[in-house]
Context: one part of a larger RNA
C1' cells in the first nucleotide's frame, strides 16, 4: 500500500445505499410468530336481526345473519434461525439404475346399494390443578362391508385380488303434503396413463494438518437362501468360503458445515466462506417411534436425563440456534415499532382470514457513495499572537469593511409513482414552488531520518517519547507547552485480521 461484520481515543453537519452477538448450540421473564374452511357434518356457548309470550323487569325460539367448542378436510415437513456436529452417510462436477411423489396439468373408465360406531351434547362423578371416568343421544366428504372392475396387481396362465362421497347454484314438464325425486352447471370423490417440478439410491473425481499415529477389519469382504424396503444393497438373520483395506498413506488424533464466491496479487498462488444464493445439519441434552404424500418432525407425541416453574404434597407444566426484548459472557454488536399497500406463502368457490416471510420505520459515521459548513472584492499589509540582528518578518487577503449566493438546516404551501376498476404501512415521505437570512455546520494526526513540513520558551538521562534507528545528563528541530507548517477531511489516529 489494499482490506475488514470490526473495536478504542478524539471529534462530529445532511442525504442515499447497504450492513449490524465474529464472544457462551450460555439461561430465558413478556407479547407475537401456523391457520383455515359453515359451499363436508350434527349443533348453537356468546353477538345482532326476526318471530311469539309478558307481571314490560324480561323469558322462550337455530327461523336469519353467522358462529364459540366438536368431529371431518386441507396446511402445520414450506417459509424463519443456527453451525453444536459432520473430514464424508456432507459437499461441487460428471454420470447411473432398481425407485416414489399430496396439490397441478392429461388420454381413458366409474361415482349403484347398505351398515354400525363416535365426539359435541345430556345426566352423575373424581382432582388443588393439569386433566379425567360412567352411562345414555346423535351426524357426515369419519369408519367398514356388498355390487360393480376399462386399466391396475398377483399368477400353478386355469384364474384371483381390490374402488368411490357427497356439496353448492338454477330450473319448464312429470311424481310428490312437503322436503325432494328428475334435468342441468359447477366443484368434488374412487380406479388408472403419460407429464411437470420435486425428493430417496448407487457411482468416479475434487476437498485441512499430523507417520514424535503403521496396521486396521468377524457383518468384517463374499456367496447362497429368507427377511425387509418406496427402491439396489450385509440393510438386516441363517450357512458356506476367507477375505478386504493400507506408505497413491488404511487406521488413530486435531481442527472445520460445503459450495457459487469474498479479500488480496500483474499473474500464479494465499487467506476467508459476515451479508446475498444453492446444498448438508440440528432445534434444552440422548433414544424412538406414530400420523401422513412427504417427519423419525425448532413453536408435534412418548420415554430417560438436567436445569426452572406451579402445587391443597397427591400430582402437574417448560424448552427464543423465529420477531422484538432480559440477564451472563465480552473490546463489541440495534425497537418489547407500524402495515398485510406491494411481493410471495396457507386455508377457502368466493368475500376474505391468517403470516415478526416480506414490505417498511427506529437506532449505530459501521461500510462506501454524493453535498455542505459560503463567493467575489478587499493594503494603512489594521489590531493581536509569535519571532527578530530590534530595521523588521510572519499568521495574512487572512480578518474587518464593501458587493453578491442560499445547496444544506429553518418556515409557508402544493404533493407523487409504486395501484390493472377499488386498496398506501412508508407518508404529507421523496419531490416541486415560495419566504427570510452567512445565516445552522471542522476536525484530527504529525513536523530528527524512514516521510510531506522548523523555530522559541520550559524541563536536564529527570519528567517523557518510541514503529526501527534512536532522541534527553543546561543552548534538545525528537519530551511538555506555544507560534508557525505538512497531510487527510466529518472524519483523522490507534489497535487486531488477511494478503
Nucleotide at each position: 500500500g489494499a482490506u475488514u461484520g470490526a473495536a478504542c481515543g478524539c471529534u462530529g453537519g445532511c442525504g442515499g445505499c447497504a450492513u449490524g452477538c465474529c464472544u457462551u448450540a450460555c439461561a430465558c421473564a413478556u407479547g407475537c410468530a401456523a391457520g383455515u374452511c359453515g359451499a363436508a357434518c350434527g349443533g348453537c356457548a356468546g353477538c345482532a336481526c326476526g318471530g311469539a309470550c309478558u307481571u314490560c323487569g324480561g323469558u322462550c325460539u337455530g327461523g336469519u345473519g353467522g358462529c364459540g367448542a366438536g368431529u371431518g378436510g386441507c396446511g402445520a415437513a414450506c417459509g424463519g434461525g443456527u453451525g453444536a456436529g459432520u473430514a464424508a452417510u456432507a459437499u461441487a462436477u460428471c454420470g447411473g439404475a432398481a425407485c416414489a411423489u399430496a396439490c397441478c396439468c392429461u388420454a381413458g373408465a366409474g361415482u349403484g346399494g347398505g351398515g354400525g360406531a363416535u365426539a359435541a351434547c345430556g345426566u352423575a362423578g373424581c382432582g388443588a390443578a393439569a386433566g379425567u371416568u360412567a352411562c345414555g343421544c346423535u351426524a357426515a366428504u369419519a369408519c367398514c362391508g356388498c355390487a360393480u372392475a376399462c386399466g391396475a396387481a398377483c399368477u400353478a396362465a386355469g384364474g384371483u385380488u381390490g374402488a368411490a362421497a357427497g356439496u353448492g347454484g338454477g330450473g319448464g314438464a312429470u311424481c310428490g303434503c312437503a322436503a325432494g325425486a328428475c334435468c342441468u352447471c359447477a366443484u368434488g370423490c374412487u380406479c388408472a396413463u403419460g407429464g411437470a417440478g420435486u425428493g430417496g439410491c448407487c457411482g468416479a473425481u475434487a476437498u485441512c494438518u499430523g507417520a514424535u499415529u503403521a496396521g486396521c477389519u468377524a457383518g468384517u469382504u463374499g456367496g447362497u437362501a429368507g427377511g425387509g424396503u418406496a427402491a439396489a444393497a450385509g440393510c438386516c438373520u441363517a450357512c458356506c468360503a476367507a477375505g478386504g483395506c493400507g506408505a497413491c498413506g488404511a487406521u488413530c488424533a486435531g481442527u472445520a458445515g460445503c459450495u457459487g464466491g469474498u479479500c488480496u496479487g500483474a499473474g500464479a498462488g494465499g487467506a476467508c466462506g459476515a451479508c446475498c444464493a444453492g446444498c448438508c445439519a440440528c432445534a434444552c441434552u440422548g433414544g424412538a417411534a406414530c400420523u401422513g404424500a412427504g417427519a423419525c418432525a425448532c413453536g408435534g407425541u412418548c420415554c430417560a436425563g438436567a436445569c426452572u416453574c406451579c402445587u391443597a404434597c397427591g400430582g402437574g407444566a417448560g424448552g427464543c440456534a423465529g420477531c422484538a426484548g432480559u440477564g451472563g459472557g465480552g473490546a463489541a454488536u440495534a425497537u418489547u415499532g407500524g402495515a398485510c399497500a406491494a411481493u410471495g406463502g396457507g386455508c377457502g368457490a368466493a368475500a376474505g382470514c391468517c403470516u415478526g416471510a416480506u414490505c417498511c420505520a427506529g437506532c449505530a459515521a459501521u461500510g462506501c457513495c454524493g453535498c455542505g459548513u459560503g463567493a467575489g472584492u478587499g493594503a494603512u499589509g489594521a489590531a493581536g499572537g509569535c519571532c527578530u540582528u530590534a530595521g523588521g518578518g510572519u499568521u495574512g487577503u487572512a480578518a474587518a469593511g464593501c458587493u453578491c449566493u442560499u445547496u444544506u438546516a429553518c418556515c409557508c404551501g402544493g404533493g407523487a409513482u409504486g395501484a390493472u376498476a377499488a386498496u398506501g404501512a412508508c407518508a404529507g415521505u421523496a419531490c416541486c414552488g415560495g419566504g427570510a437570512g452567512a445565516a445552522u455546520a471542522a476536525g484530527c494526526u504529525c513536523c530528527g531520518g524512514c516521510u510531506a513540513a522548523c523555530u522559541c520558551c520550559g524541563u536536564g538521562c529527570c519528567a517523557g517519547c518510541a514503529g526501527c534507528c534512536g532522541c534527553g545528563g543546561u543552548a534538545a528541530u525528537a519530551c511538555g507547552g506555544a507560534g508557525g507548517g505538512a497531510g487527510c477531511u466529518a472524519g483523522c489516529g490507534u489497535u487486531g485480521u488477511u494478503c